Context: one part of a larger RNA
Molecule: small-subunit ribosomal RNA, 3' major domain
Organism: uncultured Verrucomicrobiota bacterium
RNA sequence: UGACGGGGGCCCGCACAAGCGGUGGAGUAUGUGGCUUAAUUCGAUGCAACGCGAAGAACCUUACCUGGCCUUGACAUGCAUUGUGUCCCCGAUGAAAGUCGGGUAUUCUGCAGCAAUGUAGGAGCUUUGCACAGGUGCUGCAUGGCUGUCGUCAGCUCGUGUCGUGAGAUGUUGGGUUAAGUCCCGCAACGAGCGCAACCCCUGUGUCCUGUUGCCCGCAAGGGAUCUCUGGACAGACUGCCCUGUGAAACGGGGAGGAAGGUGGGGAUGACGUCAAGUCAGUAUGGCCCUUACGGCCAGGGCUGCACACGUACUACAAUGCCCAGUACAGAAUGAACCGAAUCCGCAAGGUGGAGGAAAUCUCUAAAACUGGGCCCAGUUCGGAUUGGAGGCUGCAAUUCGCCUCCAUGAAGCCGGAAUCGCUAGUAAUGGCGCAUCAGCUACGGCGCCGUGAAUACGUUCCCGGGCCUUGUACA
Numbered sequence: 001u002g003a004c005g006g007g008g009g010c011c012c013g014c015a016c017a018a019g020c021g022g023u024g025g026a027g028u029a030u031g032u033g034g035c036u037u038a039a040u041u042c043g044a045u046g047c048a049a050c051g052c053g054a055a056g057a058a059c060c061u062u063a064c065c066u067g068g069c070c071u072u073g074a075c076a077u078g079c080a081u082u083g084u085g086u087c088c089c090c091g092a093u094g095a096a097a098g099u100c101g102g103g104u105a106u107u108c109u110g111c112a113g114c115a116a117u118g119u120a121g122g123a124g125c126u127u128u129g130c131a132c133a134g135g136u137g138c139u140g141c142a143u144g145g146c147u148g149u150c151g152u153c154a155g156c157u158c159g160u161g162u163c164g165u166g167a168g169a170u171g172u173u174g175g176g177u178u179a180a181g182u183c184c185c186g187c188a189a190c191g192a193g194c195g196c197a198a199c200c201c202c203u204g205u206g207u208c209c210u211g212u213u214g215c216c217c218g219c220a221a222g223g224g225a226u227c228u229c230u231g232g233a234c235a236g237a238c239u240g241c242c243c244u245g246u247g248a249a250a251c252g253g254g255g256a257g258g259a260a261g262g263u264g265g266g267g268a269u270g271a272c273g274u275c276a277a278g279u280c281a282g283u284a285u286g287g288c289c290c291u292u293a294c295g296g297c298c299a300g301g302g303c304u305g306c307a308c309a310c311g312u313a314c315u316a317c318a319a320u321g322c323c324c325a326g327u328a329c330a331g332a333a334u335g336a337a338c339c340g341a342a343u344c345c346g347c348a349a350g351g352u353g354g355a356g357g358a359a360a361u362c363u364c365u366a367a368a369a370c371u372g373g374g375c376c377c378a379g380u381u382c383g384g385a386u387u388g389g390a391g392g393c394u395g396c397a398a399u400u401c402g403c404c405u406c407c408a409u410g411a412a413g414c415c416g417g418a419a420u421c422g423c424u425a426g427u428a429a430u431g432g433c434g435c436a437u438c439a440g441c442u443a444c445g446g447c448g449c450c451g452u453g454a455a456u457a458c459g460u461u462c463c464c465g466g467g468c469c470u471u472g473u474a475c476a
Base pairs, nucleotide, nucleotide: 001476002475003473004472005471007470008469009468010467011466012465013464015460016459019423020422021421022420023419026315027314028313029312030311031310032309033308034306035305042053043052064301065300066299067298068297069296070295073132077131078130079129080128083125084124088103089102090101091100092099093098108121109120110119111118112117134290135289137288138287139286143284145279146278147277148275150273155194156193157192158191159190160189161170162169163168174185175184176183200267201266202265203264205235206234207233208232209231211229215224216223217222238261241255242254243253244252245251317416321375322374323373324372325371326370335362338357339356344351345350382413387408388407389406390405391404392403393402429452430451431450432449433448434447435446
């Protein structure tokens, strides 16, 4: 100087408390451990691994296993060499890959030639050979790059000066204040940098401009520019004004006006560093290792295996509910090998059909809520697992191993032990919709969007994490 203390002081944070809803019990989905296996590919492992890499494992993917094959190789460049237009077609064998055999044959340039053609060369393919290719093989403790985390915590430093033999200190401590090393005052310090804040984006109000595919009037043609809205520009919020607290300042408390008030709300933005944190399997890359194999191709299997354990979710256990009928209101997105309306068929999944739409034009367009009726507290008109049957869709192909529909079946489950998680407002809770990946889908996941819409915070004693000062130390 740090680090640590079941030392002290001050102060923060959904840290506790006050509340609301969960997890832990059930069933299922999914990830992991374990076990099993020819293989169940690999990585991630307290917080910060475990719906994680994976924004989609039937084949492919695929890295794993078994078997069948190839060896200058699926891919790149160069050299030498053989043959030849490149190419295309057919047959045998085979699970395919591959192997073997046969056939056809029209390029460009130069030269000679009327032409056919000949000859030389280029590019391409091919044979053989050599340099080499190739490796998701090892090392993240050799690395780059990127990322997580403490933490959006308020800190981390430097120049000059001063103090100290020195390590170092001072500044950065102190008194106030703030979300903030934010600002003010003081001070052997005076300044400065990286962070904080602001500048950026979205959203909340208004004005002006812009008016089609949108808006308004109209049956339409057409007309209009009020409103909603689209996209721009500008205004607006700055403790600016008033009162007040303190000696003063910074700042705090209250008020007016205002759509909005003291950072208005949200996002992007992550200082010096810590964890030899994660990643050689995204790519790059040093070293090491393999080279008729640890490389490459193919078929089938596996990654989906199941006495069990854990994490994360979904669905429930019901009456603030379930079922039936009627009826209302979104936003944000997507669409050409695509989205697909009306119509018709089917109980339905779906099929038929093809209007319209490279889209403010067409497509997609809610559910909870509300109204009426039924159920009457029961393992039920709750719950939907499991299983049988019949179908639909995608796709060469749904057996291992897809999703969906209908009929039947109707399991556990009556609110969950110890323990534990999230959330402070348009939040929690709850309802649906969209998108990426994608032929299809295991999505109940992820990322967004809107609808309905709460309760509580006395307070900082305690638990956890963090910041500043101070103190002790046999630690560095």